Molecule: Fluoride riboswitch aptamer (crcB RNA motif)
Organism: Nitrospira japonica
Parts: sequence; structure tokens; C1' cells
RNA sequence: CAUAUUAUCGGCGAUGGGGUUCGCCAAUAAAAUGUCCUUAUAUUUAUGGGAAUAAUGACCCCUACUGAACU
Repeated sequence: CAUAUUAUCGGCGAUGGGGUUCGCCAAUAAAAUGUCCUUAUAUUUAUGGGAAUAAUGACCCCUACUGAACU
């Protein structure tokens, strides 16, 4: 990636996957989508651009990335 079979066993918590646990949302919707600087503008606010931290809500493990040491 494709095919076949079976099932309907919920989802979310700023960057991937798994386990445990906490909180939140919920029947086609919600919970969630962070911070700073800059741009337009009188301001608010939006859009565009840029920057730093972080792969956790929390703990542990794996993967990616970064730094140091050793071989």
C1' cells in the first nucleotide's frame, strides 16, 4: 500500500507511538488547538510573517531531535 473477514469496543487534554492513571466533553456535536515579537489598523481584533520552550494532563517505555561524556 492492497485484499479478505469480523466487530461497533467513544472522544479530547499546543509536535509521534504504547501502557497506566487523572481531568474534561459527548451523540454527529463538544472537550482541545499554548507563549512572545512583528505586520495592517486610532484602539480592540483579525490575517500574514518570525522566534523560543515542549514529543507526557501526569508517570513509565519506545521512536525522532538537541547537548555532554566514553568507546